[in-house]
Context: one part of a larger RNA
Molecule: large-subunit ribosomal RNA, domain III
Organism: Chromohalobacter israelensis
RNA sequence: GAGUAACGAUAAGGGGCGUGAAAACCGCCCCCGCCGGAAGACCAAGGGUUUCUGUUCGACGUCAAUCGGAGCAGAGUGAGUCGGCCCCUAAGGCGAGGCCGAAAGGCGUAGUCGAUGGGAAACGGGUUAAUAUUCCCGUACCGGAUGUGAUUGCGAUGGGGGGACGAAGAAGGCUAGGUGAGCCAGGCGUUGGUUGUCCUGGUGAAAGCCCGUAGGCCGAGGAUUCAGGCAAAUCCGGAUCCUCAAGGCCGAGAGGCGAGACGAACAGACUACGGUCUGGAAGUCAUCGAUGCCACGCUUCCAGGAAAAGCCUCUAAGCUUCAGAUCACAUGCGACCGUACCCCAAACCGACACAGGUGGUCAGGGUGAGAAUCCCCAGGCGCUU
Numbered sequence: 001g002a003g004u005a006a007c008g009a010u011a012a013g014g015g016g017c018g019u020g021a022a023a024a025c026c027g028c029c030c031c032c033g034c035c036g037g038a039a040g041a042c043c044a045a046g047g048g049u050u051u052c053u054g055u056u057c058g059a060c061g062u063c064a065a066u067c068g069g070a071g072c073a074g075a076g077u078g079a080g081u082c083g084g085c086c087c088c089u090a091a092g093g094c095g096a097g098g099c100c101g102a103a104a105g106g107c108g109u110a111g112u113c114g115a116u117g118g119g120a121a122a123c124g125g126g127u128u129a130a131u132a133u134u135c136c137c138g139u140a141c142c143g144g145a146u147g148u149g150a151u152u153g154c155g156a157u158g159g160g161g162g163g164a165c166g167a168a169g170a171a172g173g174c175u176a177g178g179u180g181a182g183c184c185a186g187g188c189g190u191u192g193g194u195u196g197u198c199c200u201g202g203u204g205a206a207a208g209c210c211c212g213u214a215g216g217c218c219g220a221g222g223a224u225u226c227a228g229g230c231a232a233a234u235c236c237g238g239a240u241c242c243u244c245a246a247g248g249c250c251g252a253g254a255g256g257c258g259a260g261a262c263g264a265a266c267a268g269a270c271u272a273c274g275g276u277c278u279g280g281a282a283g284u285c286a287u288c289g290a291u292g293c294c295a296c297g298c299u300u301c302c303a304g305g306a307a308a309a310g311c312c313u314c315u316a317a318g319c320u321u322c323a324g325a326u327c328a329c330a331u332g333c334g335a336c337c338g339u340a341c342c343c344c345a346a347a348c349c350g351a352c353a354c355a356g357g358u359g360g361u362c363a364g365g366g367u368g369a370g371a372a373u374c375c376c377c378a379g380g381c382g383c384u385u
C1' cells in the first nucleotide's frame, strides 16, 4: 500500500420468548421467502465414527458464537430369509507336468482363481436419543440333518434337456398410482356473507397359503427300428406305423383366508412440557391409468445376439434284506463378516466447510405431448459475516 480488496452463487429475511458474561447468527413459536425429475428420499462406490447424548469454546469455522461435521467424555451398528462368505462360470489372472529361453524369465495343458452375470428362502405392524426385512408382536417360507411310517431300482466328475440371453415395433390384459363421489370425525368464521352442491382432516393394508383366470407355448400317447450323442441308456436325436383331439407346461391380475391387527387435528390419564400411555370412527364405489407386471411372451429384421453350476432326465462301474430313492409327519439346526452416519455432498474426488466432478433406484397435484415449463404436496432449506 490499507483498515483498502475480499468474507465463495442476488433463494430473503422479520418479530416474540428463552438460554447465556455476552445473541443479527444458538433453541422454541409465529410470519415471509426458496427447491420440489430436487436443493426430497433410498442404495452402490468412496470416506471411516463424521451417528446419538452430556459437556467445553484455547485452536478449527473467512465475523460473533451459548452453536458445530471442532475439543473432551460416554453410548450406539443385533439377520437361516438383505449383501457377502458359499456353489458356478466371463473377460482376464495364476499355472503341476510340458514347450521355449545365457540367467532373470516367457508361453501354456490339466487344473485353480476371478462378478460387473447365473444359483434356496420374509413380509406387515410396533419400538430407540441413536439399529432394524436384523430387536419385539403377528403371520410365513427355505435348506440340509436325524427319526418314524408308507412306497420303491438306486447310482456320475459321463450322455441329453434346461438354465440361455440381440435390436426395433405393435396390440391386448392388468396393477401401482391419481382423481371424483360416498362414508367417518371435527368446524360455523373476531371483516359484510358462509347449516351448504360449505370448509378441514381421515378413508391405508404385505409376504404367504388356497384358487388357476386374461393370455402365451408345445400336438399328445403308444409300438417297432437305427453306422448318431467317443462306453451304456428306457434319456436326447433319426426313420416307419397305430390311436386320440384333447393333453401338458408357463402365467400377471382378480377373488378368499391372512386381518379381533392398524387406524384421526377425536376422547381420557400422566408429564422431567420434549412427549408417553390407554381407548378407538369410517375403512366403499366409480373413473383415468403407467416408462411397472403378464413378458424369458408376440411380430419383424440382420449385424445373428456369454459360459458354467444349481435343476430335470438317462444309464456305467457298483450296490441290490443293506445302502440309496420318493412322499408324508415329527424333532432339532442354520455358523462367520458387513449393517452407525454422509452419499449430486460441508462427511467422496478436487490442498479449503471450494458456484466443478460423481453410477443406480423412487417419481405426488395443477398446466401440458412430456421426466419440458411455471406454480405447489410430502420433505428439505434461506446457501456462516
Stems, first nucleotide, its partner, number of pairs: 013031006032382004040362004046342002050340001051075006060068002080141002082338003086119003092113003098107003122139005142334002145331008153319002158314004166301004172294003177288005182203006188196001208257003215250004219244008228236002262283001266279005302305001348357002364376003